[in-house]
Molecule: transfer RNA
Organism: uncultured Clostridia bacterium
RNA sequence: GCACCCUUAGCUUAAUGGAUAGAGUACACGACUCCGACUCGUGCGAUGGGGGUUCGAUUCCCCCAGGGUGCA
Numbered sequence: 001g002c003a004c005c006c007u008u009a010g011c012u013u014a015a016u017g018g019a020u021a022g023a024g025u026a027c028a029c030g031a032c033u034c035c036g037a038c039u040c041g042u043g044c045g046a047u048g049g050g051g052g053u054u055c056g057a058u059u060c061c062c063c064c065a066g067g068g069u070g071c072a
Stems, first nucleotide, its partner, number of pairs: 001071007010025004018055001027043005048064005
């Protein structure tokens, strides 16, 4: 330099163009306990940035950024 893949919550991830973007874990609070752990309940928290297509975009297209793989 070229080609391909990935980017969603602190972390690991799900999601046929139409869901309130769903879980696990972590964290906070509560219940339980003499106290803690475990367990249960509740809460908090996310689509890398910009543009386009569309009635509607996490999803399709383009550019950029970051990461990975292969080739040179």